[in-house]
RNA sequence: AGAGUUCGAUCCUGGCUCAGGAUCAACGCUGGCGGCGCGCCUAAUGCAUGCAAGUCGGACGGGCCGUGCUUCGGUGCGGUUAGUGGCGGACGGGUGAGGAACGCGUGGGCGACCUGCCCCGGGCGGGGGUAGCGCCGGGAAACGGGCGGUAAUUCCGCGUACGCUCGCCGCGCAGUGGGCGCGGUGAGGAAAGGCUCGAGCCACCGGGAGGGGCCUGCGGCGGAUUAGCUAGUCGGUGGGGUAACGGCCCACCGUGGCGAUGAUCCGUAGCUGGUCUGAGAGGACGGUCAGCCACAGGGGGACUGAGACACGGCCCCCACUCCUACGGGAGGCAGCAGCAAGGGAUCUUCCGCAAUGGGCGCAAGCCUGACGGAGCGACGCCGCGUGGGGGAAGACGCCUUUCGGGGUGUAAACCCCUUUUCCCGGGGAAGAUCGAGACGGUACCCGAGGAAGAAGCCCCGGCUAACUACGUGCCAGCAGCCGCGGUAAUACGUAGGGUGCGAGCGUUGUCCGGAGUUACUGGGCGUAAAGCGCGCGCAGGCGGUCCCGCGCGCCCGGCGUGAAAGCCCCCGGCUCAACCGGGGGGGGUCUCCGGGACGGCGGGACUUGAGGGCGGUAGAGGCCGGUGGAAUCCCUGGUGUAGUGGUGAAAUGCGUAGAGAUCAGGGGGAACACCCGUGGCGAAGGCGGCCGGCUGGGCCGACCCUGACGCUGAGGCGCGAAGGCGUGGGGAGCGAACGGGAUUAGAUACCCCGGUAGUCCGCGCAGUAAACGAUGCAGACUGGGCGUGGCGGGCCUUGACCCCCGCGGUGCCGGAGCCAACGCGGGAAGUCUGCCGCCUGGGGAGUACGGCCGCAAGGCUAAAACUCAAAGGAAUUGACGGGGGCCCGCACAAGCGGCGGAGCGUGCGGUUUAAUCCGACGCAACGCGCAGAACCUUACCCGGGCUUGACAUGCCCCUGCAAGCGCCGAAACGUGUGACCUUCGAGGGUGGGGCACAGGUGCUGCAUGGCUGUCGUCAGCUCGUGCCGUGAGGUGUUGGGUUAGUCCCGCAACGAGCGCAACCCCUGCGGCCAGUUAGACCUAUCUCUGGCCGGACCGCCGCUCGCGCCGGAGGAAGGCGGGGACGACGUCAAGUCCGCAUGGCCCUUACGUCCGGGGCGACACGCACGCUACAAUGGCCGGGACAACGGGCGGCCACGCCGCGAGGCGGAGCCAAUCCCCAAACCCGGCCUCAGUUCGGAUCGGGGGCUGCAACCCGCCCCCGUGAAGCCGGAGUCGCUAGUAACCGUGGGUCAGCACUACCGCGGUGAAUGUGUUCCCGGGCCUUGUACACACCGCCCGUCACGUCACGAGAGCCGGCAACGCCUGAAGUCCGUGGGCCAACCGUUGCGGGAGGCAGCGGUCGAGGGUGGGGCGGGUGAUUGGGACGAAGUCGUAACAAGGUAGCCGUAGCGGAAGCUGCGGCUG
Repeated sequence: AGAGUUCGAUCCUGGCUCAGGAUCAACGCUGGCGGCGCGCCUAAUGCAUGCAAGUCGGACGGGCCGUGCUUCGGUGCGGUUAGUGGCGGACGGGUGAGGAACGCGUGGGCGACCUGCCCCGGGCGGGGGUAGCGCCGGGAAACGGGCGGUAAUUCCGCGUACGCUCGCCGCGCAGUGGGCGCGGUGAGGAAAGGCUCGAGCCACCGGGAGGGGCCUGCGGCGGAUUAGCUAGUCGGUGGGGUAACGGCCCACCGUGGCGAUGAUCCGUAGCUGGUCUGAGAGGACGGUCAGCCACAGGGGGACUGAGACACGGCCCCCACUCCUACGGGAGGCAGCAGCAAGGGAUCUUCCGCAAUGGGCGCAAGCCUGACGGAGCGACGCCGCGUGGGGGAAGACGCCUUUCGGGGUGUAAACCCCUUUUCCCGGGGAAGAUCGAGACGGUACCCGAGGAAGAAGCCCCGGCUAACUACGUGCCAGCAGCCGCGGUAAUACGUAGGGUGCGAGCGUUGUCCGGAGUUACUGGGCGUAAAGCGCGCGCAGGCGGUCCCGCGCGCCCGGCGUGAAAGCCCCCGGCUCAACCGGGGGGGGUCUCCGGGACGGCGGGACUUGAGGGCGGUAGAGGCCGGUGGAAUCCCUGGUGUAGUGGUGAAAUGCGUAGAGAUCAGGGGGAACACCCGUGGCGAAGGCGGCCGGCUGGGCCGACCCUGACGCUGAGGCGCGAAGGCGUGGGGAGCGAACGGGAUUAGAUACCCCGGUAGUCCGCGCAGUAAACGAUGCAGACUGGGCGUGGCGGGCCUUGACCCCCGCGGUGCCGGAGCCAACGCGGGAAGUCUGCCGCCUGGGGAGUACGGCCGCAAGGCUAAAACUCAAAGGAAUUGACGGGGGCCCGCACAAGCGGCGGAGCGUGCGGUUUAAUCCGACGCAACGCGCAGAACCUUACCCGGGCUUGACAUGCCCCUGCAAGCGCCGAAACGUGUGACCUUCGAGGGUGGGGCACAGGUGCUGCAUGGCUGUCGUCAGCUCGUGCCGUGAGGUGUUGGGUUAGUCCCGCAACGAGCGCAACCCCUGCGGCCAGUUAGACCUAUCUCUGGCCGGACCGCCGCUCGCGCCGGAGGAAGGCGGGGACGACGUCAAGUCCGCAUGGCCCUUACGUCCGGGGCGACACGCACGCUACAAUGGCCGGGACAACGGGCGGCCACGCCGCGAGGCGGAGCCAAUCCCCAAACCCGGCCUCAGUUCGGAUCGGGGGCUGCAACCCGCCCCCGUGAAGCCGGAGUCGCUAGUAACCGUGGGUCAGCACUACCGCGGUGAAUGUGUUCCCGGGCCUUGUACACACCGCCCGUCACGUCACGAGAGCCGGCAACGCCUGAAGUCCGUGGGCCAACCGUUGCGGGAGGCAGCGGUCGAGGGUGGGGCGGGUGAUUGGGACGAAGUCGUAACAAGGUAGCCGUAGCGGAAGCUGCGGCUG
């Protein structure tokens, strides 16, 4: 520090995700030791039990126990103790519920305050009650009641009093009013004694220290879908209350106070020091430790006290638990431990007061779950160990392998060594200043023992470090994102190996980071998300030039503060570290002194910003009134007759009741042709005949005036196309809806005929738009060129012309610069400033809910759940288009002949079958592999056999054993016999047994090689270097011309390669040479054979820059003469594992192999390719003629004979230019005469021939007989442009034979048509659009149906929160009363009373309860609404290419649905 992920690729935008760190953690697997920390985040839920706050007998009286003295009355001493009294229980400890507040933090203030214990100073004389106790009686208990008596450091009064307080007076300091100091005067206020030898201690007064209270500036959460809140409210006067100020409380008076700088309300939250993260700024958090606050079952209240509204105190209400004799009582772990519950989850009912600290005490001491320690938990951090050295070219095992080997791996074994830790034994602390040590026989030290007891977890597709094998087969599973898995998975599972970390490792949750992805540092808004439709303008923000002052901001320095801990630096202590100790450092803020630039404030001045005056000027700027002509339509009349209208074509419609056409007249409404122009005006919407009136703004010119008066503008207010709404008019044309006609599969559309709202006017509402320059407003600055409209100037004029200059508009092109690119480019999207608005992934959604507005339609504001890994912008290369341009091809057209109908042949599908073996499937499978299926072939089926195999190689053992013959059998097989040679050994060979292996047409052409098809014989496909571009990529290869990317010209390209062409073969002309076995003919030559040359090259002429096209001459041949071979980069996962080869998988007495038979030949059908026909251009009969390519030895076979014939019997020639196979259409003559025939030959019957082991399934041929369908073929479709089509025969391969009608060749006869590119198909180049890129057989929209999920509405229902009205009202303070009660002080003297107080009673307030109507938020709800998602559902085709009606926006109507139509707008 970045990386992965949108695309075919690219750049950008943008989200998602990952790598890091952290954690009070939890979970999974694993787990040796120690140190230091941490350990209920949930139910502030409920709690059994024990402990957590007491102490003082040196305050007091008494009881009990012990003990001493005693005159026996009593009196001491010691211990203990209930009570009175004092101090403490307000600290310490816990928790985070509540609380958005002066609660907290920070800085100040108190002239408005308090303060026990501690420190300093000062400081004595008297009275009265009451517990305990005794007696009496109440209650289950808790707990009381009456009477009597008693002490004090308990209580009370009086006297005295300094420095104390208050009133008044005076002075000084200081300045808020009760401050500090001094003086005078008046008034007020004290006590308690105990201990001690004593000093002294406590109690009282004053002062201090420390602690606290109150006030205040500033700071720190979210929501505006919370915008208004407030009656003690805000202030005053007077009082009450408090330690003290205050509306804290009360009476009266006034009506204020707070709020967009966010009041009120709602939600959330203890705050801070700090912690985590981050480069920082920032973000998140507030556990442990420390400071503050709040709370103590929920709520209220006061009492006591220095201090409380009091965790382990009191009273009351409520809820809950417990006890009860039912009358009544008791209780509060958010103290320590512990239990239950909740939860993913959080510990011992431990030891000790030895230390530190706290309370009490003179002290000893007591108390202390604060604390010090130990225990449990890898929860975290830190440290250590599980051994160290040696040890093979390297054991075993395991894994892998191309079988050679490789890996694990010095790893192990084995040898040597060590002992941290561990175990045993011994010693044994510091922590404590005198005694006292829980921890603890611990840390630590020493000795002994023994490698001994101690390694796992995650990961290994990319990100991201680490790869193989097997299993599995879109299954099982993985997954943080992208994504893996459908038979060879480095991605699943296992194993081997490897990487990482290590007593841990992973996972999950959460936070920060990466994320510059909320942008202060540090982002954006033309097209990616984003400029409000436009203006006016309050607040706010910002603001020209000069001078002076102030010193608020700002800057410098000083003082204070910023607790400690933490963090950083230095030093030190535990063996190190974690941890701990000491020292230093920083930001913020208060205050004092100073500075005076800049900002601010005050004062003064200025004119350039802004505004005004004056003079001109252009204009569809706005409003009102009037007026004009053209056109449409309607009405009236005339002329006139059969149609008109409309469309792609039609029809509906109109018209003989007279339309349309035409003429004249009249009516009415709306809009203003030409002028008209990237012309003008306006802020935008928008504005267009002409005239008049009223009115806004702009521009120009020269001076004058004001003197910063300015810019922007949240809210607010106004304007705002079309459509729409209300009301009243109007209504010609047009025209949603609607009706009809067409189109169509349908046509709720496009087209046509009608037509209502509406469009128009007045008034009112509405407030939207692609309200767009998709570009907020204002200002400044920054090269140019060319137009256009306004004004002015210069020059010069006949001139308003031209030309030049200036200002302010409006356009085009372009420089720098900017931009992702496209593009923008002085009217910026450049460089800057000010202010406003807006954006933060896509969908859900501009939707729901709420609020505001509206008559409604609806508008404005505006979420979430859920879901996706993208959605996007610009540009690139392709592909595609019912886009364009140019150009090809038997592509169409023109023409000839076919196919599709028939019969038959062949192939395929289908069906059938024991099997009908397999492959090939649009073109480019289907007379294809098959250029030869009766057995064989043969891969299929049935049956019978064999198992080292039918075939190969190697090794071991055995072996006189093979041919032949016999038997069984359908054969294979099985079985018996057994020839020959020999050097009698062996070898070779053969056979048998065994091992290793063979074999497989079994699977995968989606693992492959090779070969092939196809686009396509199309003219294309690329490279190097350079140049352009951020890049994909472009250029070159585009352009002009021409043809094949052939060539030329041009050009940031210059060259080159694969293709094209040429080189090769055949053929056409000629020459030369040679020539047998050919022919003519007779040797010269010609034909022929085959070898070598020549010839054609736009060479010549015309045209052209050139290339080259066209024409011409010559020529056998021309512009590549004709034909072949030859197939670029690539495409189709095209075809072939059954030609062959080959990886992997599978079979191994069978998926191998042999044999017999069957099948591949089945047949209700469908398709493809053919053959033969349907006839007279023909058929039949007779006669006659002419080829080429080829083939031939178990072959071709002349010729002769036999047979009607197939063929047979003889038999010459030929290993072939020698011999043979060897023509037909055609020609001549004859018959047939239009008929299912003398056409046609299927089918069937009979008889023969040939091949072969064998023609039944299942061959071919011949003869006789039989003679079927068929009379030229629907939609549609194929071939062919010349020696071609068509017609005719012929050869060959395969092959025993054979169907060949197939295939590959050969020759014979031999046309027609087209010089066109509109259309169909295919293709090439350029260009354009694109939402396509498995690329139009693409993409994609909406309804409907099904499933799942979340959400809205919903008659309601349920509980919650806070407030308000009324009723009721506990405890308690306060007020009133106080007839009952009372010791102190006063007191007559009659102790009756007075003063004061208490109970009780009344009242205000008051927790809570009740009740009522509302508010807010939540849950649930029949049903309902849309939404999201879900391999293969239905309907259509809306959008993307002119998407087949250009699309989109707003609005309105309509329609199963996408959508359609109207009106206005936009170009994206």